A computed fold for a 354-nucleotide part of an RNA from a halophilic archaeon, annotated as small-subunit ribosomal RNA, central domain.
RNAcentral holds the full RNA, with entries from ENA and SILVA.
[in-house]
Context: one part of a larger RNA
RNA sequence: UUGGGCCUAAAGCGUCCGUAGCUGGCCGAGCAAGUUCGUCGGGAAAUCCACUCGCUUAACGAGUGGGCGUCCGGCGAAAACUGUUCGGCUUGGGACCGGAAGACCUGAAGGGUACGUCUGGGGUAGGAGUGAAAUCCCGUAAUCUUGGACGGACCACCGAUGGCGAAAGCACUUCAGGAGGACGGAUCCGACAGUGAGGGACGAAAGCUAGGGUCUCGAACCGGAUUAGAUACCCGGGUAGUCCUAGCCGUAAACGAUGCUCGCUAGGUGUGGCACAGGCUACGAGCCUGUGCUGUGCCGUAGGGAAGCCGUGAAGCGAGCCGCCUGGGAAGUACGUCUGCAAGGAUGAAACUU
Numbered sequence: 001u002u003g004g005g006c007c008u009a010a011a012g013c014g015u016c017c018g019u020a021g022c023u024g025g026c027c028g029a030g031c032a033a034g035u036u037c038g039u040c041g042g043g044a045a046a047u048c049c050a051c052u053c054g055c056u057u058a059a060c061g062a063g064u065g066g067g068c069g070u071c072c073g074g075c076g077a078a079a080a081c082u083g084u085u086c087g088g089c090u091u092g093g094g095a096c097c098g099g100a101a102g103a104c105c106u107g108a109a110g111g112g113u114a115c116g117u118c119u120g121g122g123g124u125a126g127g128a129g130u131g132a133a134a135u136c137c138c139g140u141a142a143u144c145u146u147g148g149a150c151g152g153a154c155c156a157c158c159g160a161u162g163g164c165g166a167a168a169g170c171a172c173u174u175c176a177g178g179a180g181g182a183c184g185g186a187u188c189c190g191a192c193a194g195u196g197a198g199g200g201a202c203g204a205a206a207g208c209u210a211g212g213g214u215c216u217c218g219a220a221c222c223g224g225a226u227u228a229g230a231u232a233c234c235c236g237g238g239u240a241g242u243c244c245u246a247g248c249c250g251u252a253a254a255c256g257a258u259g260c261u262c263g264c265u266a267g268g269u270g271u272g273g274c275a276c277a278g279g280c281u282a283c284g285a286g287c288c289u290g291u292g293c294u295g296u297g298c299c300g301u302a303g304g305g306a307a308g309c310c311g312u313g314a315a316g317c318g319a320g321c322c323g324c325c326u327g328g329g330a331a332g333u334a335c336g337u338c339u340g341c342a343a344g345g346a347u348g349a350a351a352c353u354u
Stems, first nucleotide, its partner, number of pairs: 004325003007308002012322001014202004021195003025089007033082002035078008048066007092192001093189003096185003104178007111155002115151008126137002163170002207248006217241001221237004259321006267299014303310002327354003336347004
């Protein structure tokens, strides 16, 4: 390369947007670039095959004919498919309208318990901690109890296999602004789409820069224990950090270890949202049942799979586009380049070894 793969064996970029490219719905007409057919020309020589001839024969050589020559060009024709131009369509896609759901985002304001500190009253000898202890706190009055003030962080119950978000993630309440999706529509546009190399944006925690804040917890660190030792596990303290504002970093078992989009292929049973129909009604934004669409769970048929398992939310059957894999180690290392304040990140080998 031909191929084979990517949940768990190597392999889906953390997620989305989007440029080029690739791919692309239904109907009609034109063109004829691709495509197909016919015809003409080109497609060197040698090599190959057949016959004839020349070296005494053969190898070798020469002549004639044939064949080979992925292919290229001229002219003519066809119009199904691809392409292209024009016209039309509505089912893909988008817009608009309607009522409903949501821890979706940003900003502001307000609240709650606990905790800590300070302060006033009551009260007196221990408290705290552990397997057991000790370090530690306490007669300058602790722990406990009760009133007040201040402070920062967090948001019990509701709460759920529940909801929302592209992912990261999002939970006290209210207000303001913004965004997205589902459902319903007798509205509008009319293929405007899918994917997406490069590129861009977002991206937990930790970490970094500057300024603030510092209740709790708590790397490092200091003590006390344990132990043969104990740079740990346990206990008492405790700095950075944890919180806020502005900026950087760009990584995670960033996981469903499962790329995105579209079509097709049994069901059963929960649950969230919307719509419709029926029944009940204490007429409530009520209750029950069924159907459709759309999410989210469990079980399961065919089928798939090495199995575990997956199974209309596929890992089944197909299509389009992208990313990635090719024995283990060396190694996500070295070198170079890009990037970052740094820590580092991105790209990413080989010798050698097995």